This is a predicted structure of a 350-nucleotide part of an RNA (small-subunit ribosomal RNA, central domain) from a Planctomycetota bacterium. The prediction has a mean pLDDT of 88. It was read from a public genome assembly. The source organism's lineage runs through Bacteria, Pseudomonadati and Planctomycetota.
Context: one part of a larger RNA
RNA sequence: CUGGGCUUAAAGAGUGCGUAGGCGGCUUGGAAGGUUGGAUGUGAAAUCCCUCGGCCUAACCGAGGAAUUGCGUUCAAAACCACCAAGCUUGAGGAAGGCAGAGGUGAGCGGAACUGAUGGUGGAGCGGUGAAAUGCGUUGAUAUCAUCAGGAACACCGGUGGCGAAGGCGGCUCACUGGGCCUUUUCUGACGCUGAGGCACGAAAGCUAGGGGAGCGAACGGGAUUAGAUACCCCGGUAGUCCUAGCUGUAAACGAUGAGCACUAGGUCGAGGGUCCUCCCACAGAUUCUCGGUCGUAGCGAAAGUGUUAAGUGCUCCGCCUGGGGAGUAUGGUCGCAAGGCUGAAACUC
Numbered sequence: 001c002u003g004g005g006c007u008u009a010a011a012g013a014g015u016g017c018g019u020a021g022g023c024g025g026c027u028u029g030g031a032a033g034g035u036u037g038g039a040u041g042u043g044a045a046a047u048c049c050c051u052c053g054g055c056c057u058a059a060c061c062g063a064g065g066a067a068u069u070g071c072g073u074u075c076a077a078a079a080c081c082a083c084c085a086a087g088c089u090u091g092a093g094g095a096a097g098g099c100a101g102a103g104g105u106g107a108g109c110g111g112a113a114c115u116g117a118u119g120g121u122g123g124a125g126c127g128g129u130g131a132a133a134u135g136c137g138u139u140g141a142u143a144u145c146a147u148c149a150g151g152a153a154c155a156c157c158g159g160u161g162g163c164g165a166a167g168g169c170g171g172c173u174c175a176c177u178g179g180g181c182c183u184u185u186u187c188u189g190a191c192g193c194u195g196a197g198g199c200a201c202g203a204a205a206g207c208u209a210g211g212g213g214a215g216c217g218a219a220c221g222g223g224a225u226u227a228g229a230u231a232c233c234c235c236g237g238u239a240g241u242c243c244u245a246g247c248u249g250u251a252a253a254c255g256a257u258g259a260g261c262a263c264u265a266g267g268u269c270g271a272g273g274g275u276c277c278u279c280c281c282a283c284a285g286a287u288u289c290u291c292g293g294u295c296g297u298a299g300c301g302a303a304a305g306u307g308u309u310a311a312g313u314g315c316u317c318c319g320c321c322u323g324g325g326g327a328g329u330a331u332g333g334u335c336g337c338a339a340g341g342c343u344g345a346a347a348c349u350c
Stems, first nucleotide, its partner, number of pairs: 004321003007304002012318001014201004021194003025088006033081002035077008049065006091191001092188003095184005103177007110154001114150008125136002162169002206247006215241002220236004258317006266295011299306002323350003332343004
C1' cells in the first nucleotide's frame, strides 16, 4: 500500500460558516468524451505457457500455437458517468398566518441576604472547634432597632423542563436582534450534502490598560492537629472573582459517540404546534408534525451495553489511529506581551 478500525482497548478536530475538491433528485431530446462490442494495424526475436519433434534420458535444442492483458485507426450501441438544450416538484429555499423559549446585545428598575458607617437600647462576653487556640470585645463587642452607603448574586417558581452550533444561558421591564416549530401548499425550480486550506465563535484560569472591590478567596501570616504537617480544621488575608476595551485559544470543550440522507417492532413519560371527536367551554380521547427522556424487539457488540436521538442496515464527504515508554519532549517553522498554543520526531529501551 491493500486492508482493518475510531463510546470504554490507539483513534471524531471544542463548535460553526464556507473556498477548492469529492459526491448528488425526476423526465425528454441531442451529441458521443468516458464506457461497451466488432473489424483492422501494430505490440521485434528470444524468454514464460501449451502441443508436437531431435539428441539413449534430462538439461538443452527445433517447429507450430497461444500469450503480449497495451496503443493507433475505423464502424456501431446509447443503459450508465460526464456534457449541451428543454422541462418537472418530492430535495432545498422563499412568502403568508400563528406559536413556545434562562437564544444574544444594550439600558433601566427591584427585593432578600451580606459587609461597613452613624445613632439608640444594653452591659460581658462573642466567635470558633472533635476539643481548643489565634482573633474580636468595658476606647462598649456579640445581640437588637433605625437610617445611610456599597458590591456581587438572583431564593421560591425550577422540572432526566426550555433555548442555543458549541462554549453556554435563570429576578423584573423596555429597545434592538438571531434561530426553531406548526399550518397553507402560494412562489423559485436541484438552487443540494460534505468540506483540505481559510475565517469566525469559543468555560475557567492567565495577561495588558483603566475602573471597582461587599462576600468568597490561590499566595502569604498566625492558631491547632501531628513524629513531622510546607496539608486537611480554625482566625485573618493579597492577587483574582465584577465592569470597560483588547489579548490568550485551552478543558474529562464528554453522549469520551463528526456531518448529511434513506430504511428497519413497539411501550411509556415530558415539551411545542395542527386536525378530528364531544351539544358549547374545560378536562379527557383519537390522530399528525417537531423536540427531549426512559424501557425494550430484531440486529449489532469482546462485554458493559446500544437499540428510529443506533453503537442496526446502506450511501456520500471530512477528521483521525497503527505496540508501551522516551514524548506531546527535542528541533525547525509559525502564532502570542508573556504564560504558552499549533505543527511535531529520533536515538535508546521493554